Notes:
SAM riboswitch aptamer (S box leader) from Sediminibacterium sp., 117 nucleotides, folded computationally. Model confidence (mean pLDDT): 83 of 100.
RNA sequence: AACUUAUCAAGAAAGGCAGAGGGAAUUGGCCCGAUGAUGCCUUGGCAACCCAUAUCACUUACUCAGUGGUACGAAGGUGCCAAAUCCGAUCCCGCUAAAAGCGGGAAGAGAUAAGUC
Numbered sequence: 001a002a003c004u005u006a007u008c009a010a011g012a013a014a015g016g017c018a019g020a021g022g023g024a025a026u027u028g029g030c031c032c033g034a035u036g037a038u039g040c041c042u043u044g045g046c047a048a049c050c051c052a053u054a055u056c057a058c059u060u061a062c063u064c065a066g067u068g069g070u071a072c073g074a075a076g077g078u079g080c081c082a083a084a085u086c087c088g089a090u091c092c093c094g095c096u097a098a099a100a101g102c103g104g105g106a107a108g109a110g111a112u113a114a115g116u117c
Stems, first nucleotide, its partner, number of pairs: 002116007013043005021032003026089004044081003049077002051073001053071007085109001090106006
């Protein structure tokens, strides 16, 4: 890099460096930004995917082991700390006489984790 599964309207900022664009890509919006954004470093924090502990169920003749659930935690591995993944784009349904618009669902794209090769 590719593939599989799960989640994505909650939550969590200070200091330093640097100095112009940035919010993944295309496009249309809307925002952030010299009162210094984005980025990098340090510290702090959030969360609970992996994980620790306890317990229940199932697979198994039993144990071990595996899978799933529940409670609790945060030492460690990741991740994250403007705005819903900032919003729309394609398809379906509803409201509407229709269009525009709005609401709901799905897909696509993306992010993160765990696993496979």